[in-house]
The RNA shown here (transfer RNA) has 71 nucleotides and comes from a Bacteroidaceae bacterium. It matches the Rfam family "tRNA". Gene Ontology term of the family: triplet codon-amino acid adaptor activity. Model confidence (mean pLDDT): 83 of 100. The organism belongs to Bacteroidaceae, within Bacteria.
RNA sequence: UCUGGGUUAGUUCAGUGGUAGAACACUGCCUCAUACAGCAGAGGUCGCGAGUUCGAUUCUCGCACCCAGAC
Numbered sequence: 001u002c003u004g005g006g007u008u009a010g011u012u013c014a015g016u017g018g019u020a021g022a023a024c025a026c027u028g029c030c031u032c033a034u035a036c037a038g039c040a041g042a043g044g045u046c047g048c049g050a051g052u053u054c055g056a057u058u059c060u061c062g063c064a065c066c067c068a069g070a071c
Base pairs, nucleotide, nucleotide: 001070002069003068004067005066006065007064010024011023012022013021018054026041027040028039029038047063048062049061050060051059
C1' cells in the first nucleotide's frame, strides 16, 4: 500500500429499514448482619462525518481506531 472482518450499556455480545436488548457487573428492597437467591431500578448522541429514505444501529461513501491476511 491492498483485501477482509470489527467498533452497540462499566464488561462480553445480540439486534438484516419502523420507539435499542440480554448476560455479568452496579444501585435499592428483602436480612440482626454479610453473602447467595428473589424482586425492582439506573445506565446508550449505536466510533466520527456525509448521502439515500417518510423513517438508518441496519443501506451507500469518506475518515479514525482495532484484528487478520497478501505483497